[in-house]
């Protein structure tokens, strides 16, 4: 200190995650040691068991016990033993008494104040023990428990009688220092302090010890502890807004330590509350702890202070302090005991147990130390403490070894097969002992004695590397990558997302990162998040300004002077416990702990001081507001009045047949006379022109004219007032439309509603009617995209250009110019903005007050409460999502605009679509009917040739190192010939034959055949959605990039835009733009003119000769040709136009304006076609998915499509007879005269490896003669039969040829297609493939040869610019709503049911205080002895706890049924929005 996520991409906006650090933690998987710390967060849920508060005999009376002593008695040895009996001693159970038992300990359950914490009061208190200080301690008494005796009762626990002691308990004297009363002076802010006088009434124990003590009483200080009371600060809620009767105050009286409605009578009517009373939910409060830079936030475990509680409620009582945690008494639940009558208990002390729960430990040691109780002390007691078990809970610490060691072993892993990787790791040598194991020895805590820990820490000696590494992660944020399983499954995932056959995201393994005795995960806190912002935010469009004004409280406030000091500042004192945090030392070997000391606790509160600011006081002033006075502007407001156009509507008149309305139509009106015209009357509504970035008003809003009341604003004049201001919560008022009530009016318009159209539907749009409403009076509603989506007021901060309304100023007096002072536009610098934009009318800068916002749905919705007749208006959760938004940018879209182009459309022309065939495809079909293309860009495509073979399909028969390649033991040169066997592959045997090199020779060597085994071989098996290459397409469209530069935060623009022009981003001139590359063009070929080299196999003009007339010969190459080589065409020339590019039209030429066709196809688009062309990753098959063989099938045939042929006829059919090409192709061939056939053809073979020879007659044409409109002399399908012919073979299934047979079809529905010139259209030739052919296919040549084209409004498709946009998979898009179907969630209502808290009223009142209070008991004083004093109980009352009854409130939880949300790959009907969304959307 930031990082991921909204998109195509950006910038902002805004959520949602991560990265850190922490915890009393749990949970997975691991786990050496050692120091120091924590360790029931949940049931304040229930407890068995044992301890946790006892002490004192120096207060008492006494001895049960246990020791001693004395005397006694017995066995009897002077002694020993047992027994009596003695309290004599030490001591000492139970008891009386005194002191603790309110500390120590634990828990947070309750409590929003009766706590806490900070500072203060206490003149409003109290205080056992302790400590100074004065005084003092005389003299009596009557009782009880104990124990003894009797008795009750299971127990627990008593009862009754005699009889005893005290520091128990009481009577009395002393005291005037204490208390009450009365009083006097002083003295304080005070209710009260000091001092003096007086009257009364109050205490005590010569108790204990051998001495010293030790306790005891009063009184007066202290010290400590507690109590009360004031300020200040303490959490969420207004869907809680009013609250209170002891309430708030007085007077009195009780009370109490002490103040007070603490409590009670009476009296008044007060108290508290928007600065949140009350009511509800939540919570013990602080030092601190955790995070953060800080300021916040969050938190209250261990340690410390406080408070509350002790099984739940209630109650007092003892005390120096309790309303009492291991004390009472009651009531209540619950547990136990019980002889059933009755009794007993309280772990939130320490272990411990059971339950809860994800979860939290020993039924340990000792008082050795610290500290507490009791005691004179020994010393008793002490689950306080100090130790120790247990736990990785957490901090810190320290090991698990160090050095060497490469043919860099083996294993794994991977792999391009060569290696790489784990890896100096490891094995191996050397080396050391922290640890560990076993021994020995032994501190400090302790100041005489006393050590639980203690087998203590420590030290020392042995043994030996010996006993000790794991978890998490490796797509990105985030450090770390491969391989193999899986195949939207199995998982994974914090967010973003990953998985549907080459997953670095799953799961395993290898490697690595990273912590490390721990690591991950989960939960929770602060951070980051400036995402509630006081440091530190927003509000034109993201969320966000209230609809407007008025004005209460509040909050700010103009210039000077003066005092005061409240905030403000400055110093000083107090205090802010310790502890912790922080600095320095220091002790533990460090460190964590610990100690000292410092510093700080930023806080409070008293004091002194300043006086500038805020404030207050008291005076001035006038610039701010306000009043006055003048003359103008204005649809400002309310009422009355009075006009004119128009519409409908009546009534007469003229007139006749249609009018009306639409895109086109109906429906409507009209022969009963409409429409149209005219004249009249009627009524109701709006107020044309003027009219505008123009006025007025607080918005809403206001428009004919004229009267009348009325607000307001701006100017201008200075007289006056003297800060009166400004803003506004809550509060009044005021609010378009639409809507309610009441009660007029009603032309026109017009929801709902009818009826006609549209249309698959049409409750819409359009059309004809039409009611409520719109109009007017009262009333009410109270919201609008009420918008400038911009709250109000001040102040300061360049201009320029209109415009309204006032004014002042000048002259040259005008329809004048210039200034100013208010409005109200546009445009613009600074600055401002996420940009758009805004810009003196701010969205700049600044100050002041107010509203509001904090992610999106849920939802401006639900309850509930107020307000309305109503309609509605205020406003929330639960749940779900990772987003949703603004601006602005590049596309792409559009039933948006402009401009251009294109056979795109128009014009012309021929087609298809109907028929019949032929191909191809789809469908069926079958064993198979092999397979691929699928809109344009599949369908005479791949296939430029399926009868076998091709072939890949199917049947059947076969084969397994294999048809084929390499490496190969063995034999053998190769070859090369005939038979069996069977459909064929295949089987299996004979015969002939040995060669070249090198070598004496054996042997080996090259090619080739054969061949065991095994590596391998093969696949037209799968995947074009794994990739290469090649190919389509758009499209021969004019585009697509790029340098540095400018520009913008940025995605991007700019250049490339606009003005021109072109066929073109082609080009000119401007421009913040200058260049530049891929394409345009040109550069290449191929035809058009000319000129040359060259001249055969072509030509033949001139010259020879020439049978039969043929360039056939000699020649020549002149001419055409043919094979090079070259010129030309550049808008060059000249005219006109334009700046210029360029245009026009002209001349010359074979061409004339890219002359004409080819070839060439940018970048990127369609996961476009192709794994069946190659070639190739992965992946399957391996006696099969390979290979071989014969037969069949790709050729099937109700049907549908596409391409095509050939017609339908006379512009033609047939007949016969004639004339002109250009290109090509031929030794596996093309074949010529010539014979033979009626003809396919068939003998037979000159010539020719081609400018020679052949194929090879061109057809339309041109002339003739012929059928004359008819299914025909048109048409040629189908079919018989007969012969040809290729070929191993024509049945499935070839093509020709004769003869015969003659079928649809008479120009073709809605639709569609193709070409601008030698083009269409028509008519033939030649190739390709290829034995042959289904070729009517493609290629490819040349003959004959047209119309048209005004034009660019439209279709359709491109381009460039512009615009809109919720598209970016790009409209074949998004998006959405909504009913219906399923499916789960959470939720409202709900007949009502079950709880639970709270709280009112009654009833009943336990226990206990307090007031009453006995005729019933009674020791202690008194007595006249009868009694009385005191005092005790019975009962009475008033309070009330629990309880009962009733009644409200809040809350939860079930609830048939129900309404609405919300989520959910792929259901239904429709299509609302996004573009003009096809009716512009939206309030």
């Nucleotide at each position: 200190a930031g990082a991921g996520u909204u998109u195509g991409a950006u910038c902002c906006u805004g959520g949602c995650u991560c990265a850190g650090a922490g915890u009393g933690a749990a949970c997975g998987c691991u786990g050496g040691c050692g120091g120091c710390g924590u360790g029931c967060u949940u049931a304040a849920c229930a407890c068995a068991u044992g301890c946790a508060a006892g002490u004192c005999g120096a207060a008492c009376g006494g001895u049960a016990a246990c020791a001693g002593g004395a005397a006694g008695u017995a066995g009897c040895u002077u002694g020993c033993u047992a027994c009596u009996u003695u309290g004599c001693u030490g001591a000492c159970g139970a008891g009386u008494g005194g002191c603790g038992c309110a500390c120590g300990g634990g828990u947070g359950a309750g409590u929003a104040a009766a706590c806490u914490a900070u500072a203060g009061u206490u003149a409003a208190u109290g205080u056992g023990c302790c400590u100074c200080g004065a005084a003092g301690a005389c003299u009596g008494g009557g009782a009880u428990a104990g124990c003894c005796a009797c008795u009750g009762g299971a127990a627990a626990c008593g009862g009754u009688g005699a009889u005893u002691a005290a520091u128990a308990c009481u009577a009395g004297a002393u005291a005037c220092a204490c208390c009450u009363c009365u009083u006097u002076a002083g003295c304080u802010c005070a209710a009260g302090c000091u001092a003096g006088a007086g009257u009364g009434g109050g205490a005590a124990a010569c108790g204990u010890u051998u001495u010293u003590u030790c306790g005891c009483u009063u009184c007066g200080a202290g010290a400590u502890c507690a109590g009360a009371c004031u300020a200040u600060a303490u959490c969420c809620u207004a869907u809680c807004a009013g609250u209170u009767a002891g309430u708030u105050g007085g007077u009195g009286a009780g009370g109490u330590a002490a103040u007070g409605g603490c409590u009670c009578a009476c009296c008044a009517a007060g108290g508290c509350a928007a600065u949140g009373a009350c009511g509800g939910g939540u919570a013990g409060c602080g030092g601190u702890u955790c995070u953060g830079a800080g300021a916040g936030g969050a938190u209250g475990a261990u340690c410390c202070g406080c408070c509350a509680c002790a099984c739940u409620g209630g109650u007092a009582c003892u005390g120096a302090g309790a309303c009492a945690c291991g004390g009472a008494c009651c009531a209540g639940a619950c547990u136990c005991c019980u002889a059933c009558g009755g009794g007993a208990g309280g772990c939130a002390g320490c272990a411990g147990u059971g339950a809860g729960g994800a979860a939290u430990a020993u039924u340990g040691c000792a008082c050795a130390a610290u500290g507490g109780g009791g005691g004179g002390a020994a010393c008793c007691c002490u689950g306080a403490u100090g130790c120790a078990g247990c736990a990785a809970c957490g901090c810190c610490g320290c090991g698990u070894g160090g050095a060497g060691g490469a043919u860099g072993a083996c294993g794994c892993a991977u792999u391009u097969c060569g290696g790489u990787g784990u890896g100096u790791a490891a094995a191996c040598u050397c080396c050391u002992u922290u640890u560990a194991u076993a021994u020995g020895u032994c501190a400090a805590g302790a100041a005489a004695a006393u050590g639980a820990c203690g087998g203590u820490a420590g030290c020392a000696u042995a043994u030996g590397a010996a006993u000790a590494a794991g978890c998490a992660c490796c797509g990105g944020c985030u450090a770390a990558c491969u391989c193999c399983g899986u195949g939207c499954c199995a998982g994974c995932a914090g967010c973003c997302g990953c998985g549907g056959u080459a997953a670095u995201a799953c799961g395993g393994a290898g490697g690595g990162u990273g912590c490390a005795a721990g690591c991950g995960u989960u939960a929770c806190u602060c951070g980051g998040a400036a995402u509630c912002a006081c440091u530190g935010g927003g509000c034109g469009u993201a969320a966000a300004g209230g609809a407007c004004g008025c004005g209460u409280a509040g909050g700010c406030u103009g210039u000077u002077u003066u005092g005061c000091a409240a905030g403000u500042c400055a110093g000083a004192u107090g205090u802010g416990a310790a502890a912790u945090c922080c600095a320095a030392u220091g002790g533990c070997u460090c460190a964590a702990c610990c100690a000292u000391u410092g510093a700080a606790c930023u806080g409070c509160a008293u004091u002194u001081g300043a006086a500038a600011c805020u404030g207050c006081u008291a005076g001035a002033c006038u610039a701010g507001a306000g009043u006055a006075u003048g003359g103008g502007a204005g649809g400002g407001g309310g009422a009355g009045a009075u006009g004119g156009a128009a519409u409908u509507a009546g009534u007469g008149g003229u007139g006749u047949a249609g009018g009306g309305g639409u895109a086109a139509a109906a429906u409507c009106c009209g022969u009963a006379g409409a429409u149209a015209u005219c004249a009249c009357u009627a009524g109701g509504a709006a107020u044309a022109c003027c009219u505008a970035a123009a006025g007025c008003g607080a918005a809403g809003g206001c428009g004919a004219u004229c009267u009348c009341c009325u607000g307001g604003a701006a100017c201008a004049u200075u007289a006056c007032u003297g800060a009166c201001g400004c803003u506004a919560a809550g509060g009044c008022g005021u609010g378009a439309a639409a809507g309610c009530g009441u009660g007029g009016g009603g032309a026109g318009c017009a929801a709902a509603c009818a009826g006609g159209a549209u249309u698959a539907g049409a409750u819409a749009c359009c059309c004809u009617g039409g009611u409520a409403g719109u109009c007017c009076a009262c009333g009410c509603c109270c919201u609008a995209a009420a918008c400038g989506a911009u709250g109000a007021a001040c102040a300061c901060u360049a201009g320029u250009c209109g415009u309204c309304g006032g004014g002042a100023u000048g002259c040259u007096u005008g329809u004048c110019a210039u200034c100013u002072c208010g409005g109200u536009g546009a445009u613009g610098c600074a600055c401002u903005u996420a940009a758009c934009a805004g810009g003196u009318u701010a969205a700049g800068u600044g100050u002041u007050c107010c509203g509001c916002c904090u992610g999106g749905g849920g939802a401006g919705u639900a309850c509930g409460g107020u307000c309305g007749c109503a309609a509605g208006a205020u406003u929330a959760a639960a749940c779900u999502c990772a987003a949703a938004g603004g601006a602005a940018u590049a596309g792409a879209c559009g039933g948006g605009g402009a401009c251009c182009c294109g056979c795109a459309c128009a014009a012309g022309u021929g087609c298809u679509g109907g028929a019949g065939c032929a191909u191809g495809u789809g469908g069926u079909u079958u064993a198979a009917u092999u397979u691929g293309a699928a809109g344009a860009u599949a369908c005479g495509c791949g296939u430029a040739a399926a009868a076998c073979a091709u072939u890949a399909c199917c049947u059947g028969g076969c084969c397994u190192u294999g048809a084929c390649a390499u490496u190969g033991a063995u034999a053998g040169a190769a070859u090369c010939c005939g038979g069996u066997u069977g459909a064929g592959a295949u089987a299996g045997g004979g015969g002939a034959g040995u060669g070249c090199c090198a070598u004496u020779g054996g042997c080996g060597g090259a090619g080739c055949u054969u061949g065991a085994a095994a590596a391998c071989a093969g696949a037209u098996g799968c995947u074009g959605c794994a990739g290469g290459g090649c190919u389509g397409u758009g499209g021969u469209c004019a585009u697509c990039u790029u340098g540095a530069g400018u520009u913008g935060u940025g995605a991007g623009a700019u250049g490339g835009u606009g003005g021109g022009g072109u066929a073109a981003g082609u080009c000119c001139a401007g421009c913040a733009a200058c260049g530049a590359g891929c394409g345009c063009a040109a550069c290449c070929g191929u035809a058009g003119u000319c000129c040359u080299u060259a001249u055969c196999u072509g030509c033949c003009a001139g010259c020879a000769g020439g049978a039969u007339c043929a360039g056939g010969u000699g020649g020549a190459c002149a001419c055409u040709g043919u094979c090079g080589g070259g010129a030309g065409a550049g808008u060059g020339c000249g005219u006109u136009u334009g700046c210029a590019a360029g245009g026009a039209g002209g001349a010359g030429g074979a061409a004339g304006g890219u002359g004409a066709g080819g070839a060439u196809g940018a970048g990127g688009u369609c996961a476009a076609g192709u794994c069946c062309u190659c070639a190739u990753g992965g992946u399957c098959c391996u006696u099969a998915c390979c290979g071989c063989c014969a037969g069949g099938g790709c050729c099937a045939c109700a049907c549908a499509c596409g391409u095509g042929c050939u017609a339908c006829a006379a512009u033609g059919g047939g007949g016969a007879g004639u004339a002109c090409a250009g290109a090509g192709u031929g030794u596996u061939g093309c074949a010529a005269u010539a014979c033979c056939a009626a003809g396919a053809g068939g003998u037979g073979g000159a010539g020719c490896c081609a400018a020679u020879c052949a194929c090879a007659u061109a057809a339309a044409g041109c002339g003739u003669a012929u059928g004359u409109c008819u299914g025909u002399u048109u048409g040629g399908a189908u079919u018989g039969u007969u012969a040809u012919u290729u070929g191993c073979a024509u049945c499935u299934g070839g093509a020709g040829a004769g003869c015969a047979u003659g079928a649809a079809g008479a120009u073709g529905g809605a639709a569609u297609c193709a070409g601008u010139a030698g083009u269409a259209a028509u008519a033939g030739u030649a190739g390709u493939u290829c034995a042959g052919g289904u070729u009517u296919g493609g290629u490819u040549c040349g003959g004959u040869g047209a119309a048209u084209a005004c034009g660019u409004u439209u279709c359709c498709g491109g381009g460039u610019c512009u615009u809109g946009u919720u598209c970016u998979c790009a409209c074949c898009g998004u998006c959405c709503c909504g009913u219906c179907a399923c499916a789960c969630c959470a939720u409202g209502g709900g007949a009502g049911u079950u709880g639970a808290u709270u709280u009112c009223a009654c009833c009943u009142u336990c226990a206990a205080u307090u007031g009453g209070g006995a005729a019933g008991g009674u020791a202690a004083c008194g007595u006249u002895c009868g009694g009385g004093a005191g005092g005790c109980u019975a009962c009475c009352a008033c309070u009330u706890a629990c309880g009962g009854u009733g009644g409200a409130a809040u809350u939860a939880g079930c609830g048939a049924c129900u309404g609405g949300g919300g989520u959910g790959a792929a259901g239904u009907c429709g299509u609302a929005a996004c573009a003009a969304g096809g009716u512009a959307a939206c309030c």